Predicted 3D model of an 87-nucleotide RNA (c-di-GMP-I riboswitch aptamer) from Paenibacillus alvei. The coordinates come from a structure-prediction model, not an experiment, and the mean pLDDT is 82. NCBI's taxonomy places the organism under Bacteria, Bacillati, Bacillota, Paenibacillaceae, Paenibacillus. RNAcentral holds the sequence, with entries from ENA.
């Protein structure tokens, strides 16, 4: 250099649920907290899944259907970059 592994130390992340702040809503950020995770570092490029404010229908009205230009990288693949140790 480059392939595979995840036993061991050190150090990272941090689910649920509590608070806080934004947000129509799913979510999100910040504390706190640890269910787990060797890429659970970062990226919406394909699925998936959640949300429905705005627009479009519709309804006498409340309301109903549709819609991502919101989101979920900790829901799968893909792209990218990487620490420590064994081979």
């Nucleotide at each position: 250099a480059g392939g595979a592994u995840u036993u061991a130390a050190a150090g990272g992340c941090a689910a649920a649920c509590u608070c806080u702040u934004c947000g129509a809503a799913a979510g999100a950020u910040g504390a706190g907290g640890a269910c787990g995770c060797a890429a659970a570092g970062c990226c919406u490029c394909g699925g998936g899944c959640c949300u429905a404010a705005c627009a479009u229908c519709u309804u006498c009205a409340u309301g109903g259907a549709u819609u991502a230009c919101g989101g979920c990288g900790g829901c799968c693949g893909g792209g990218u970059u990487g620490c420590c140790a064994u081979u």